[in-house]
């Protein structure tokens, strides 16, 4: 230099033929249980605004296509593999 793959909450990992993003698990927080703890069970758990109801934003970054993009297109960044 060329080719291919990957990048999604704190973390692992789904959602892959464009139609509610974050299922499920781990971690964490609160509670129940316990003399206490572990285990187990219940609830919560991206960001911003708002008293609240709720609204807006968020899939590596920046653009594009589209009524609508994690998904399609372009450029770039990082990592992994192959070829030279």
């Nucleotide at each position: 230099g060329c080719c291919g793959g990957a990048g999604u909450g704190g973390u692992g990992a789904a959602a892959c033929u464009g139609g509610u993003a974050g299922a499920c698990g781990c971690a964490c927080u609160g509670g129940a249980c316990u003399c206490a703890a572990a285990a187990u069970c219940c609830a919560g758990c991206g960001g911003a605004g708002g008293c609240a109801a709720c609204u807006c934003c968020g899939u590596g970054u920046c653009g594009g296509u589209u009524c609508g993009a994690u998904c399609c297109c372009g450029a770039c960044c990082u990592c992994c593999g192959g070829c030279a």